This is a predicted structure of a 71-nucleotide RNA (transfer RNA) from a Candidatus Colwelliibacteriota bacterium.
The RNAcentral record of the sequence draws on ENA.
Model confidence (mean pLDDT): 82 of 100.
Rfam family: tRNA. Rfam classes the family as a transfer RNA.

[in-house]
RNA sequence: GCGGGAUUAGUACAGUGGCAGUACGCGACCUUCCCAAGGUUGAGACGAGGGUUCGAUUCCCUUAUCCCGCU
Numbered sequence: 001g002c003g004g005g006a007u008u009a010g011u012a013c014a015g016u017g018g019c020a021g022u023a024c025g026c027g028a029c030c031u032u033c034c035c036a037a038g039g040u041u042g043a044g045a046c047g048a049g050g051g052u053u054c055g056a057u058u059c060c061c062u063u064a065u066c067c068c069g070c071u
Base pairs, nucleotide, nucleotide: 001070002069003068004067005066006065007064010024011023012022013021018054026042027041028040029039030038047063048062049061050060051059
């Protein structure tokens, strides 16, 4: 230098052109004499910019970081 892959909540992962989910974690409440466990509920995320589209996390382009291969 070229090609490919990954990037979604604090962490690990799903996901689809139309409300973004799960588990653990965190807050509140219930339960318990207390803790743990359990139950209910809440907050919290699509790496960045641009384009296409009525609508983009999803499709396209550029770019950042990481990984793999080639040179």